[in-house]
Model confidence (mean pLDDT): 80 of 100. Predicted 3D model of a 591-nucleotide part of an RNA (large-subunit ribosomal RNA, domain I) from Desulfuromonas sp. SDB. The full RNA is in RNAcentral, with records from ENA and SILVA.
Context: one part of a larger RNA
RNA sequence: GGCACAUGGUGGAUGCCUUGGCACUGUAUGGCGAAGAAGGACGCGGUUAACUGCGAAAAUUUUCGGGGAGCUGUAAGCGAGCUUAGAUCCGGGAGUAUCCGAAUGGGGCAACCCGUAUCAGAUCAUACUGAUACAUUCCGCACCUAUUUUGUUUCUUAGUUUUAGACAUAACAUAAUAAUUUAAGACAAGGGGACAAAAUAGGUGCGGGAGGCAAACGCGCUGAACUGAAACAUCUAAGUAGGCGCAGGAAGAGAAAGUAAGAACGAUUUUCUUAGUAGCGGCGAGCGAACGGGAAAGAGCCUAAACCAGACAUAAGUUUGGGGUAGUGGGACUCAGUUAUCUGAGGUUAUUCUAUAGACGAACGAUACUGGAAAGUAUGUCCGUAGAGGGUGAUAGGCCCGUAGUCGAAAUGGAAUAAUAUUGGUAUGAGUAUCCCGAGUAGGCCGGGACACGAGAAAUCCUGGUUGAAUCAGCGUGGACCAUCACGUAAGGCUAAAUACAUACAGUGACCGAUAGAGAAUUAGUACCGUGAGGGAAAGGUGAAAAGCACCCCGGGAGGGGAGUGAAAUAGAACCUGAAACCGUGUGCUU
Repeated sequence: GGCACAUGGUGGAUGCCUUGGCACUGUAUGGCGAAGAAGGACGCGGUUAACUGCGAAAAUUUUCGGGGAGCUGUAAGCGAGCUUAGAUCCGGGAGUAUCCGAAUGGGGCAACCCGUAUCAGAUCAUACUGAUACAUUCCGCACCUAUUUUGUUUCUUAGUUUUAGACAUAACAUAAUAAUUUAAGACAAGGGGACAAAAUAGGUGCGGGAGGCAAACGCGCUGAACUGAAACAUCUAAGUAGGCGCAGGAAGAGAAAGUAAGAACGAUUUUCUUAGUAGCGGCGAGCGAACGGGAAAGAGCCUAAACCAGACAUAAGUUUGGGGUAGUGGGACUCAGUUAUCUGAGGUUAUUCUAUAGACGAACGAUACUGGAAAGUAUGUCCGUAGAGGGUGAUAGGCCCGUAGUCGAAAUGGAAUAAUAUUGGUAUGAGUAUCCCGAGUAGGCCGGGACACGAGAAAUCCUGGUUGAAUCAGCGUGGACCAUCACGUAAGGCUAAAUACAUACAGUGACCGAUAGAGAAUUAGUACCGUGAGGGAAAGGUGAAAAGCACCCCGGGAGGGGAGUGAAAUAGAACCUGAAACCGUGUGCUU
């Protein structure tokens, strides 16, 4: 040095376990927020680093219920206390709730800085302290200012004009007439003022709303690429991911201008099927229905218009109320006839049920044996509307918690039913001359998009451009188009349920069992990494009970030897079991 046997160290596999996860089922709930959220910062304990709880009233205050002997969280110790005058604890309501954060008085490098006004405290008075208000935007109402328009009224005036008179003219008188002029009126473009209404703009006050967060589900707008096609361009991936907006407890859809086919059905949604069929497709890769049938659920309604009446305008019309809502076409209109129920909504009250604490709850204190320990074994016995499950020193229906079953709420919610008042809706027949039946719409053309359908024979739906009907003898559809036939009635609106998703609670599992199951069974989205967006761990097990080794010895200590505890200490905290790699020790054989 090798081999064998024995015995250790190291290491943490394996076995067993489970506080934690995963999935599904059922029920409930589906938002929080300017009355300041979600999320945080900083604080609060006798002692306190972390977690939990809470907020300067700070591991809490108060009240109403439950509960009934201990309690002061995880979490020991010391110290100090509370509690049958009912604590701690559990549940309902209320209070307090620093600072940041939509953050909103202004600012800002979040948790900080600086104000203004009013009131109050304190002061001789300031300084100081406290409370309240003070962001933006939208809506409503009221008011103010400015401008414009319209109207009313008033003043003024160029001018126009009426009546009466004066003067003048003709030989006179009368009459008449022109110019001039006097007096009294009328009209008046334009200009000024006042008032009213409307509109616009700005401002002030009052009242109300919004803002932000949130896991998925929903609707709308926008919208990739990798990839596949064994390359790649149409195509695919995919209307997916991503972005934006808007919600609701669901959303969206929805009461036929439908689907069909010689027969009919009768809103929508979801599901099984039809069916990987019919089809679409560089007819490649791929994409991929519907009718019909079975099921879940089930619910239908309101308007516009014609016409009538009122109000305002009076040129058109506007507005309010009635009327009216359909496809065996309906309604208006004319005539006749009917007053009967049924039903919706929110509110209040009552009752019941229910959620948020809980309560009662059967039956060996059995005997013996083994053992550290009985729930095991043996022998008996009892309960059972309870032999689900868990715990207890090994495997317990009768030891404990529970389980079956039965009860229970002061307070705050939810549901159902009933009553009540208010406020809505609701039915017929005959006639048919006239009127109405949703217009820049339907449809056409050009360009796109959606339909399983890629422009195709391409219907149907949406619409950017451009055109552009009809009103029931109407119009649309039935996959080019035409005829016949059939079906329906567009261009307004609302609508529960069946469906999707999440959370909480309860339950279940041919789900995991610590390299698994969540990333996280433990101070885990922690430590740590990154400027940041972001990335992201490792780490469970003494024992039934700490009974966690008093005391003695070696040692500076660590560590060990005795003694003691314990069933066990090779269960001693680096603690269940304790594999292998790796490293020793002893003995034997051998070189």